[in-house]
């Protein structure tokens, strides 16, 4: 210093431009003498701005942060 990928919930992952959803994981409750298991309920998310559009997690863009490549100095 050049390219090039990623960035949604605590985590792993979905979601054609049109209701943001699944698993595990919390909580809660139901079985149990008690705990676990199972099961049923439940909380919680689109890394930060602008722009297109009736409508953006998705497309265009700026900016942080993460990785990977190539390259310079030492």
């Nucleotide at each position: 210093a050049g390219g090039a990928g990623c960035u949604u919930a605590g985590u792993u992952c979905a979601a054609u431009g049109g209701u943001a959803g699944a698993a595990c994981a919390g909580c809660g409750g139901u079985c149990u003498c008690c705990a676990a298991a199972a099961c049923c309920g439940u909380u919680a998310a689109u890394a930060c701005g602008a722009g297109u559009u009736c409508g953006a997690c998705u497309c265009u863009u700026g900016u942080a942060g993460c990785u990977c490549c190539u390259g310079c100095c030492a």
A computed fold for a 74-nucleotide RNA from an uncultured Bacilli bacterium, annotated as transfer RNA.
The coordinates come from a structure-prediction model, not an experiment, and the mean pLDDT is 82.
It matches the Rfam family "tRNA". The family's RNA type in Rfam is transfer RNA.
The sequence was found in a public genome assembly.